[in-house]
Context: one part of a larger RNA
């Protein structure tokens, strides 16, 4: 100094408390940890592992097992020597490979003698792989304390010195923000600003958007002619600054109330994460010292496995009902994406998944696209039921060499627990929480997970004693 205290003071965070919805019971989905097992490949373990890597495990992936193969090698760089190669059949094989057949003759120069280069095979060697170890050897990159207000340096002052001052003190703030006083004067890194989104508004160009007004035409439809208002859409500006009044403060910083206003006081949200702290995570994204394997700890291939399953725990999803469920009507109302080895309309076929089909769209034009909750009628009357859909059984549809181990969907029949969930624990302060649905990535297929997205849309905060983390002063201390 610092780090500690069931010392003190001040103050902050959905941290408590006030409220809403959950989680813990139920079924499933997924991770996990045990057991199993020829493998169930390997990493991650309080908050900060457990729908995390993994934005997608049938083969592939893949790194794990079991057999069958290969040894300069699947992949690189030299390389005597020889030849083109692609390529397609046929046999044996699970395949991988091996055997044989066909078949073909690259490109450039050229003294036509041959050279040079792609490409193939190839002996002998360097070597070449290794998702083998060590994240306690390293780089990178990332979590986390925390968007917490801190962390420091120079000159100067004090101290024998460690090191103090500044950074403390009075107010103030989201904030070491700012004002004030002060042996300190100043200054970087954080902080706020400055960037994107988004809230109102001018204005500028209107095609694929858009349609008041004036034709025109239709069953209808901005469909045509046309229009530049309007909405959108792309730029370019304005707007908010406590800027203005009035209190209150120290004549300060600021506060707190009023005016105008699309927005009031950081308007609302992203991105942005300081000195460092956890030998935190990652050697299996790379990248990398060391150590180790080398006919193998390295490569190829079949088929298994990662999908097991007495059990425990995380996440989540569906209910348990009547603010409900079923049916039918309203073309009722969105946003935000995506599409060419995609996106697929009409139209017909099918009870449906789904098929036939191919318009138009590289998309403000065409299509995915039907939003759904919601409104209105009608049944259903409180029951394991017209709740709820687990399971299984048949029948079908789709990817895809291939759904048996192990896909997803559809139909018909089947009709589990489950009647609100003990201790205990999570989120949330507003366009939020709760609900309702829509895209997207991966992706052939395969979503309850993720990551955009907009619809409806609430209740509560009196406080700061206590529980949890954090900031500054300070006092104890046998702790460094």
């Nucleotide at each position: 100094u610092g780090a500690c205290g069931g010392g003190g003071g001040c103050c902050c965070g959905c941290a408590c408390a006030a409220g809403c919805g959950g989680u813990g019971g139920a079924g499933u989905a997924u991770g996990u940890g045990g057991u199993u097992u020829a493998a169930u490949u390997c990493g991650a373990c309080g908050c900060a592992a457990c729908g995390c890597g993994a934005a997608g495990a049938a083969c592939c992936u893949u790194a794990c097992c079991a057999g069958g193969u290969c040894u300069u090698g699947a992949c690189a760089u030299u390389g005597a020597u020889c030849g083109c190669c692609a390529u397609u059949c046929a046999c044996a094989g699970a395949a991988a490979u091996g055997u044989g057949a066909a078949g073909u003759u690259c490109u450039c120069c050229u003294u036509c003698g041959g050279g040079a280069g792609a490409c193939g095979a190839g002996a002998a060697a360097a070597c070449a792989g290794g998702u083998g170890g060590u994240g306690c050897a390293c780089g990178g990159c990332u979590g986390u304390c925390g968007u917490c207000a801190g962390c420091u340096c120079g000159u100067g002052u004090c101290g024998u010195g460690a090191g103090a001052u500044g950074u403390u003190g009075g107010g103030u703030u989201a904030a070491g923000u700012c004002c004030c006083g002060c042996a300190a004067c100043g200054a970087g890194c954080g902080c706020a600003a400055c960037c994107c989104c988004u809230a109102u508004c001018u204005u500028a160009u209107g095609u694929u958007a858009c349609c008041a007004g004036c034709a025109c035409g239709u069953u209808a439809u901005g469909g045509u002619g046309g229009g530049g208002a309007c909405u959108c859409a792309u730029g370019a500006g304005a707007g908010a600054c406590c800027g203005c009044c009035g209190c209150g403060g120290a004549c300060a910083a600021c506060g707190c109330g009023g005016a105008g206003g699309a927005a009031g006081g950081u308007g609302g949200g992203g991105a942005u994460g300081a000195c460092g702290u956890c030998a935190a995570g990652u050697c299996a994204u790379c990248a990398u010292g060391c150590c180790c394997c080398u006919u193998a700890u390295g490569a190829c291939c079949u088929g298994g496995g990662c999908u097991a399953c007495a059990c425990a725990c995380g996440u989540a999803c569906u209910a348990c009902a009547a603010u409900g469920g079923g049916u039918g009507u309203c073309a009722a109302c969105a946003a935000a994406g995506a599409g060419a080895a995609g996106c697929g309309a009409a139209a017909c076929c099918g009870c449906g998944a789904g098929g036939u089909g191919g318009a138009g769209c590289g998309a403000a034009c065409c299509u995915c696209a039907a939003a759904a909750a919601c409104a209105c009628a009608c049944c259903c009357c409180c029951a394991g039921u017209u709740c709820a859909g687990a399971u299984u059984g048949c029948a079908g549809g789709c990817u895809g060499c291939a759904a048996c181990c192990c896909g997803c969907c559809u139909g018909c029949a089947u009709g589990a627990a489950g009647u609100a969930g003990g201790a205990a624990u999570c989120g949330c302060u507003a366009g939020u929480a709760a609900u309702c649905g829509g895209g997207g990535g991966u992706c052939a297929g395969c979503a309850u997970a993720c990551c955009g997205c907009g619809g409806u849309g609430a209740a509560u905060a009196c406080g700061u004693u206590c529980c949890c983390g954090g900031g500054c002063c300070u006092u104890g201390u046998a702790c460094a």
Small-subunit ribosomal RNA, 3' major domain from a metagenome, 480 nucleotides, folded computationally. The RNAcentral record of the full RNA draws on SILVA. The coordinates come from a structure-prediction model, not an experiment, and the mean pLDDT is 84.